[in-house]
RNA sequence: GUCCGUGUAGCUCAGGGGAUAGAGCGGCGGUUUCCUAAACCGCAGGUCGUUGGUUCGAAUCCAAUCACGGAUA
Numbered sequence: 001g002u003c004c005g006u007g008u009a010g011c012u013c014a015g016g017g018g019a020u021a022g023a024g025c026g027g028c029g030g031u032u033u034c035c036u037a038a039a040c041c042g043c044a045g046g047u048c049g050u051u052g053g054u055u056c057g058a059a060u061c062c063a064a065u066c067a068c069g070g071a072u073a
Stems, first nucleotide, its partner, number of pairs: 001072007010025004018056001027043005049065005
């Protein structure tokens, strides 16, 4: 250089054109307890890497680009 994969919540990951973007762990508050932990209930946290395009509609499809990983010379 060329090709492939990944990028979504603090972390690990789902979701692969439709509605309010979700789970587990973690964080915060509450109940309980002498206290802590555990358990249970609730809450917050996301411009879906970036920019542009297609579409009535894009996290999802297309292009470019950035970061990381891999293959190849």
The RNA shown here (transfer RNA) has 73 nucleotides and comes from a Planctomycetaceae bacterium. The prediction has a mean pLDDT of 80. The RNAcentral record of the sequence draws on ENA. Its Rfam family is "tRNA". The family's RNA type in Rfam is transfer RNA. About the family: Transfer RNA (tRNA) molecules are approximately 80 nucleotides in length.